[in-house]
């Protein structure tokens, strides 16, 4: 000195699904739902004698959410740290 990728921090977009019933009321239960906090689970292929490593926006819904708020995967700018490749 070009500066990938990855880690954090700040703002910015961000989807679904009942402002349902009841009650001892912002909680709690009961039915219906939703998946993109978080968790679980598996293919091909890889190694075994057996076990086994294995992804996610798939699948489940323990958990979570089901007006607004809040959160929210993932995405984009900024900045730090970083330093692949040249």
């Nucleotide at each position: 000195a070009u500066g990938a990728a990855a880690a954090c921090a700040a703002g910015g977009g961000g989807a679904g699904a009942g402002a349902c019933u009841a009650c001892u009321u912002u909680g709690u239960a009961g039915c219906g739902c939703c998946g993109a906090a978080g968790g679980a689970g598996c293919a091909a292929a890889c190694a075994u004698g057996a076990c086994g490593u294995g992804a996610a926006u798939c699948u489940c819904u323990c958990a979570g959410g089901c007006a607004a708020a809040a959160g929210a995967a993932c995405u984009c700018u900024u900045g730090u740290u970083a330093g692949a490749c040249g």